[in-house]
RNA sequence: CACGACAAGGCCAAAUCCUUUGUGAAAAGGGUACGGAAAGCGGCGGGUCUUACAAUAAGACGGCCGAGCUGCCGAAG
Numbered sequence: 001c002a003c004g005a006c007a008a009g010g011c012c013a014a015a016u017c018c019u020u021u022g023u024g025a026a027a028a029g030g031g032u033a034c035g036g037a038a039a040g041c042g043g044c045g046g047g048u049c050u051u052a053c054a055a056u057a058a059g060a061c062g063g064c065c066g067a068g069c070u071g072c073c074g075a076a077g
């Protein structure tokens, strides 16, 4: 550099349930554990989804993909 082990120590937390917020997609907190080596960060590109008022607009999703920034451990190669 690359790679990701039946390794070590840790980390995150899907579905679902409860509470709260929002018109909504969804979000926050708690329980749980399907999974994850970036499931860390930011909506930059694509994608998917929402919208009461209307809208060539405004939003949601970073655990859909790509790119970007940062990062723990270390066996085989």
Stems, first nucleotide, its partner, number of pairs: 003074002011036002016031006034063001040069002044066003047061005
Predicted 3D model of a 77-nucleotide RNA (c-di-GMP-I-GGC riboswitch aptamer) from a Nitrospirota bacterium. Its mean pLDDT, the model's own confidence on a scale to 100, is 84. Its Rfam family is "c-di-GMP-I-GGC riboswitch aptamer". Gene Ontology term of the family: cyclic-di-GMP binding.